[in-house]
Context: one part of a larger RNA
RNA sequence: GGAUAAACGCUGGCGGCGUGCCUAAUGCAUGCAAGUCGGACGGGAGCCACUUCGGUGGUCGACCGUGGCGGACGGGUGAGGAACACGUAGCUAACCUGCCCAGGUAUGGGGGAUAUGCGCUGGAAACGGCGUGCAAUACCGCAUACGUUCACCAGUCGAGAGGGUGGUGAGGAAAGCCGCAAGGCGUACCUGGAGGGGGCUGCGGCCGAUUAGCUAGUUGGUGUGGUAAGAGCGCACCAAGGCGAUGAUCGGUAGCUGGUCUGAGAGGACGAUCAGCCACACGGGGACUGAGACACGGCCCCGACUCCUACGGGAGGCAGCAGCAAGGAAUUUUCCACAAUGGGCGCAAGCCUGAUGGAGCAACGCCGCGUGGGGGAUGACGCGUUUCGGCGUGUAAACCCCUUUUCGAGGGGACGAAGGCAAUGACGGUACCCUCGGAAUAAGGCCCGGCUAACUACGUGCCAGCAGCCGCGGUAAGACGUAGGGGCCAAGCGUUGUCC
Numbered sequence: 001g002g003a004u005a006a007a008c009g010c011u012g013g014c015g016g017c018g019u020g021c022c023u024a025a026u027g028c029a030u031g032c033a034a035g036u037c038g039g040a041c042g043g044g045a046g047c048c049a050c051u052u053c054g055g056u057g058g059u060c061g062a063c064c065g066u067g068g069c070g071g072a073c074g075g076g077u078g079a080g081g082a083a084c085a086c087g088u089a090g091c092u093a094a095c096c097u098g099c100c101c102a103g104g105u106a107u108g109g110g111g112g113a114u115a116u117g118c119g120c121u122g123g124a125a126a127c128g129g130c131g132u133g134c135a136a137u138a139c140c141g142c143a144u145a146c147g148u149u150c151a152c153c154a155g156u157c158g159a160g161a162g163g164g165u166g167g168u169g170a171g172g173a174a175a176g177c178c179g180c181a182a183g184g185c186g187u188a189c190c191u192g193g194a195g196g197g198g199g200c201u202g203c204g205g206c207c208g209a210u211u212a213g214c215u216a217g218u219u220g221g222u223g224u225g226g227u228a229a230g231a232g233c234g235c236a237c238c239a240a241g242g243c244g245a246u247g248a249u250c251g252g253u254a255g256c257u258g259g260u261c262u263g264a265g266a267g268g269a270c271g272a273u274c275a276g277c278c279a280c281a282c283g284g285g286g287a288c289u290g291a292g293a294c295a296c297g298g299c300c301c302c303g304a305c306u307c308c309u310a311c312g313g314g315a316g317g318c319a320g321c322a323g324c325a326a327g328g329a330a331u332u333u334u335c336c337a338c339a340a341u342g343g344g345c346g347c348a349a350g351c352c353u354g355a356u357g358g359a360g361c362a363a364c365g366c367c368g369c370g371u372g373g374g375g376g377a378u379g380a381c382g383c384g385u386u387u388c389g390g391c392g393u394g395u396a397a398a399c400c401c402c403u404u405u406u407c408g409a410g411g412g413g414a415c416g417a418a419g420g421c422a423a424u425g426a427c428g429g430u431a432c433c434c435u436c437g438g439a440a441u442a443a444g445g446c447c448c449g450g451c452u453a454a455c456u457a458c459g460u461g462c463c464a465g466c467a468g469c470c471g472c473g474g475u476a477a478g479a480c481g482u483a484g485g486g487g488c489c490a491a492g493c494g495u496u497g498u499c500c
Stems, first nucleotide, its partner, number of pairs: 001500004006496005013369006019362002021327001026325003030322003035069003040066004046059005076280003086204007095197003100193008108142001110140002117132006148171007156163002176185003206252003213243003218240008255277004259270004282303005305316004333359001335358003341355001342353004372402004382393004407437006416427001444489005449470003455484005465472002
């Protein structure tokens, strides 16, 4: 000098775009943040009409439950982790893939339950129990099988494990809904694709030797199990191996990267915001469901903590958005809207969406603008200084002329919104445009001994104080304090911390 997720002191007019708990992965009141589908299904309040008053029909479909899809995305955090976690380049003849796209085939015929309901009943509650009864795209058999799985055979490709092709035999499937219909949406099996993921490998990126030896599923083999899948991944047996000064092991530190800052570069430091990947969700462990989880707002167990309780038992998890307490030098609103973009569900209408779009707060940062422009004296007053003549402040002010960015008032008023026509905007009566008014509403901070740009006076008297370094202050201090003047930056200016 540059930089900063900054903080502190003094000061503070406006706009645009960004950024905003770096500390306690501490604890959390309250609200919201993941639902949706009646075109899968049962019950069914309401409304209308009729009624023999028992009910029946129609309509709309609140609400409860079964079922489907979604809750594995999106959002948060950086604790842990030195590891194939990440980056990069590859391999997978060792793998998976819901929804989506392309192609092929099929969708035949049955059965038994069950929630909500009704009856009884336990409990303070959370939550149940018994009986009864009905449905499905819920569940379970049967039939069929283009292809598929397994076994065998043939020839083919491959160095090989094995791949691909054809044949024979055996095994394995489904669900319906809407519509007058046409048809549409689905369902089952198979092949391919797209996108997504799992696994493996080469190379790369921290510190310590005041850590030198480490290792028993350890290293390899055979067999078996397990997984979507290779493998000591697990197990039994066998062998005795495997790693290490090219730093094993141990200890410390740390999310990694694209990038960011600095620097002429080489390099050094960092890894906020945005993007990719990873890990975590009160601490620890575990599986279930599922295409996908070992699952932030799912389940179970142990633990700590908080809360409710009728003392028998129960409930909870903001590292989602706001917000609170605490910690701290320090970090915002318990805001508006689904109008846009995107996501989930749905044929759709639509519903949900603290993702997102916006507004609010903060000079926290960057950028832009303004606080007026021209004229105006051998030069007012005041203040300071003086050798008492003067000099400085200083065209500065007053005063005259002008302008209106900004400000105030009034009027108009969007783009973002889509198109066959119409409707639909949170932001927002905002941006922007026009008219009117009036210099009106707007300047400070630090410094002035040298480094380093800017000097005098008074006060003080090694005191009070200053200070980044050198150093100033003990009676004329340009270095302390105040004043006048000056210098540098400017809605900022200084100080401190950190990096180059």
This is a predicted structure of a 500-nucleotide part of an RNA (small-subunit ribosomal RNA, 5' domain) from an uncultured bacterium. The full RNA is in RNAcentral, with records from ENA. Its Rfam family is "Bacterial small subunit ribosomal RNA". Rfam links the family to the GO terms structural constituent of ribosome and ribosome.